[in-house]
RNA sequence: CGAGCUGACCGGGUAAUCGCUGUCAAAUAGAUAGAGGAAAGUCCGGGCUCCAUAGAGAAUGAUGCCAGAUAACGUCUGGGUGCUGUGAAGUAACGGAUAGUGCAACAGAAAAUAAACCGCCUUGUGUUAAAAGGUAAGGGUGAAAAGGUGCGGUAAGAGCGCACCAGACUUUUGGUAACAAAAGUCGUUGGCAAACCCCAUCAGGAGCAAGACCAAAUAGAGACCUGUUAAUGUUUCUCGCAUUAGGUCAGGGUAGGUUGCUAGAGGUUUAUGGCAACAUAAAUCCCAGAGGAAUGAUUACCAAUUACAGAACCCGGCUUACAGGUCAGCUCACAAA
Numbered sequence: 001c002g003a004g005c006u007g008a009c010c011g012g013g014u015a016a017u018c019g020c021u022g023u024c025a026a027a028u029a030g031a032u033a034g035a036g037g038a039a040a041g042u043c044c045g046g047g048c049u050c051c052a053u054a055g056a057g058a059a060u061g062a063u064g065c066c067a068g069a070u071a072a073c074g075u076c077u078g079g080g081u082g083c084u085g086u087g088a089a090g091u092a093a094c095g096g097a098u099a100g101u102g103c104a105a106c107a108g109a110a111a112a113u114a115a116a117c118c119g120c121c122u123u124g125u126g127u128u129a130a131a132a133g134g135u136a137a138g139g140g141u142g143a144a145a146a147g148g149u150g151c152g153g154u155a156a157g158a159g160c161g162c163a164c165c166a167g168a169c170u171u172u173u174g175g176u177a178a179c180a181a182a183a184g185u186c187g188u189u190g191g192c193a194a195a196c197c198c199c200a201u202c203a204g205g206a207g208c209a210a211g212a213c214c215a216a217a218u219a220g221a222g223a224c225c226u227g228u229u230a231a232u233g234u235u236u237c238u239c240g241c242a243u244u245a246g247g248u249c250a251g252g253g254u255a256g257g258u259u260g261c262u263a264g265a266g267g268u269u270u271a272u273g274g275c276a277a278c279a280u281a282a283a284u285c286c287c288a289g290a291g292g293a294a295u296g297a298u299u300a301c302c303a304a305u306u307a308c309a310g311a312a313c314c315c316g317g318c319u320u321a322c323a324g325g326u327c328a329g330c331u332c333a334c335a336a337a
Stems, first nucleotide, its partner, number of pairs: 002332009012302007020034005036308001040319002043317005048207004055239004060203005065079005080094001081092004095198002100196002102192002117139002119135005147165006166188001167186008211259004222249005230244004266285008
């Protein structure tokens, strides 16, 4: 000086005038607060409300290396292994293929109870051809073809034998563990489970349009079906428990108000413990609650302000979108000293 990797922050501010919503005050020309890092997606997990006075099993679904954190999670932190990258790093749907079933088109001789198309060797023939036997080292096909490389051996070959790797098993050492290293033994082997399946762990349901209260109005009118050996009860099925009525069709009335609705698994700072996620303690702060949906307009100055984009019960995450700017750490290459 250049190119990268990882993490974090900002993404408008100040002043004035008028305007909107909440709270306080109420005499007001009053005081004060007022959309995000993702508010998006509705993908996970919960808090909360109801079923409800509760349950067991099966089915179904989800997760899948180890250890921790958390209210919990499919999230996060740290570690391990595989793969990618020179590297910083990134990424994984990361248990089991020797319990069983199934799949792999075409090509190819043959796709796992797996093989002989070309080739090599032997017998035979010998102008030539045909035939028989052995082989799986070489070539071809394919995503994948009977572990890899080398030496010996053989008629030619082959773990056939040996050496080194790979794999499986055993022991020792280190580690909480996943796992790693070393030594020894064995001649030993297809892939796919994001296919069915097996194993381990977890899981009631519905949802703020949940639910509660008040007021008002209409048709305490109609038809049909089942009824205790029946029916209903917030996933399905079975058992159990509870209740005594349940369902279908058509029609009529109301859809108004209040609440739920924001003080929280809350934020910030400091200390201690921990590699970290985070936990504990102390101090301090209140930071939107609309209800067809509130923060808009003008002027001046500063400024990178030109991007993605507007809360609707709340919280913890994940994923996606983003013009431009700032900071810190780390890696690689070149040059100079």